Predicted 3D model of a 118-nucleotide RNA (SAM riboswitch aptamer (S box leader)) from a Cyclobacteriaceae bacterium. Lineage of the source: Bacteria > Bacteroidota > Cytophagia > Cytophagales > Cyclobacteriaceae. The model forms 93% of the base pairs in the Rfam consensus. It matches the Rfam family "SAM riboswitch aptamer (S box leader)". Gene Ontology term of the family: regulation of gene expression. Rfam's curators write: The SAM riboswitch is found upstream of a number of genes which code for proteins involved in methionine or cysteine biosynthesis in Gram-positive bacteria. The SAM riboswitch acts at the level of transcription termination control. The predicted structure consists of a complex stem-loop region followed by a single stem loop terminator region.
[in-house]
RNA sequence: GAUUUAUAAAGAAGCGUGGAGAGCACAGGCUCAUUGAAGCGCUAGCAACCGCCCCGGAAAGCCGGGAAAAAGGUGCUAAAUCCUGCUCCCGGCAAGGUGCCGAGGAGAACUAUAAACC
Numbered sequence: 001g002a003u004u005u006a007u008a009a010a011g012a013a014g015c016g017u018g019g020a021g022a023g024c025a026c027a028g029g030c031u032c033a034u035u036g037a038a039g040c041g042c043u044a045g046c047a048a049c050c051g052c053c054c055c056g057g058a059a060a061g062c063c064g065g066g067a068a069a070a071a072g073g074u075g076c077u078a079a080a081u082c083c084u085g086c087u088c089c090c091g092g093c094a095a096g097g098u099g100c101c102g103a104g105g106a107g108a109a110c111u112a113u114a115a116a117c118c
Stems, first nucleotide, its partner, number of pairs: 001118001003116006013043005021032003026085004044077003049073002053066005086107004090102005
C1' cells in the first nucleotide's frame, strides 16, 4: 500500500517547546487560533479493537456475553467523521415536470481507527 470485517452523535487535557496557521484532500459553510494554531516532547486521562482476566456454549476450529482495566500492542483526548457534497424517501415553498430550503430519515462514497490477510 491492496482486500475483507467492525466501529465512528458517548468518553477523556495539562505543561514545556514552537511561532501561524488548524479542523484529511477539493469546494461551500461554520468554528478554533497571538488570551499562542499545526508539529514535537513529557505527564495525565478516556475507551475497550487485539490481547489478558471471568462466565456460558461447542467434539473441535471457535462462538456469545461480562469486566472494577487486567500484563502488553494500538488508538483517541474542541465542536456529530464539526456540517454539507452522491442516491432514495419525508416535510415546506415557488413553479409546472424542474428548482430552492430543512442540525428531517435511510443508504452509499470518502476519511479515520482496529483486527485479519496478501